[in-house]
């Protein structure tokens, strides 16, 4: 140098054109003598960044940045 995959909520991950989601976690409420477990709610996301197609992008195209593997 090339090729290929990932980048979405604190943390591990879904969504593949049509209002952004699940689990853990965190803060309240029930439950208990308390605590844990359970159940309910509430926060918490410029979807890596800039541009492009579209009526409409998280998603398609292009380019850059990181992180990871594979070739030389």
């Nucleotide at each position: 140098g090339g090729a290929c995959g990932c980048g979405u909520a604190g943390c591990u991950c879904a969504g593949g054109g049509g209002u952004a989601g699940a689990g853990c976690a965190u803060u309240c409420c029930g439950u208990u003598c308390a605590c844990a477990u359970c159940g309910g709610a509430a926060a918490g996301g410029u979807c890596a960044g800039a541009g492009g197609u579209u009526c409409g992008a998280g998603a398609c195209c292009u380019c850059u940045c990181g992180c990871g593997u594979c070739c030389a």
The RNA shown here (transfer RNA) has 72 nucleotides and comes from a Patescibacteria group bacterium. Model confidence (mean pLDDT): 83 of 100. Its Rfam family is "tRNA". About the family: Transfer RNA (tRNA) molecules are approximately 80 nucleotides in length. The source organism's lineage runs through Bacteria and Bacteria candidate phyla. It was read from a public genome assembly.